[in-house]
The prediction has a mean pLDDT of 75. Glycine riboswitch aptamer from an Actinomycetes bacterium, 88 nucleotides, folded computationally. Taxonomically the source falls in Actinomycetes (Bacteria, Bacillati, Actinomycetota).

RNA sequence: UUCGCGCGGGAGAGCGCCGUCACGGCCAGUGACGGCCGCCGACGGAGCAACCACCCCGGAAACUCUCAGGCACCCGGACCGCAGUCGG
Numbered sequence: 001u002u003c004g005c006g007c008g009g010g011a012g013a014g015c016g017c018c019g020u021c022a023c024g025g026c027c028a029g030u031g032a033c034g035g036c037c038g039c040c041g042a043c044g045g046a047g048c049a050a051c052c053a054c055c056c057c058g059g060a061a062a063c064u065c066u067c068a069g070g071c072a073c074c075c076g077g078a079c080c081g082c083a084g085u086c087g088g
Stems, first nucleotide, its partner, number of pairs: 006082004014037001016036008038071003044067001045065003051059002
């Protein structure tokens, strides 16, 4: 320094509105699906670029755009730390 695995930390943005279905004896509530508006960027994707490279319309961000994704908690999460492994 790299790959896979393990542990830990890890931001942002509506617990939005409407409808249907399910659970529920009923109400309340919860979940799923569909529609509508608003928003987020640090999974993914795309674009520009300092710069690198030059055989090639080549490589290249945490910048930009939000297609996908996401907007209580959970999950996820770039990146960082630790441990382990491999190579130098």

The sequence was found by an Rfam model in a public genome assembly.